[in-house]
RNA sequence: CUCCGAAAAGGCAAACCCGGCGCGAGCCGGGGACGCAAAGCCACGGGGCCCUCGGGGUCAGCCGGGUUACCGAAU
Repeated sequence: CUCCGAAAAGGCAAACCCGGCGCGAGCCGGGGACGCAAAGCCACGGGGCCCUCGGGGUCAGCCGGGUUACCGAAU
C1' cells in the first nucleotide's frame, strides 16, 4: 500500500413515541435500538416514492458508482 472484519475503544441509529417543518414523499430535534465496517459525504447511472406532472421534488438504511476516513488479530 492492498485486502480483511477478529479484538478493544469509539461511532451511527430502523420501527415506534413526543415536539417542530413540509401539500406530500420526507426532513430536523429529543427519546428509543432493528440493525450497520463506511448506515460518513455526493442524486452521477438504475430503482422506489411524492406533487400543482413537457416539469419540479424526495430517498445515500434499495443497488451500482465517486470521494474521504478510525482500529489492527488472521489472510
The RNA shown here (c-di-GMP-I-GGC riboswitch aptamer) has 75 nucleotides and comes from Cryobacterium tepidiphilum. Its mean pLDDT, the model's own confidence on a scale to 100, is 85. Taxonomically the source falls in Cryobacterium (Bacteria, Bacillati, Actinomycetota, Micrococcales).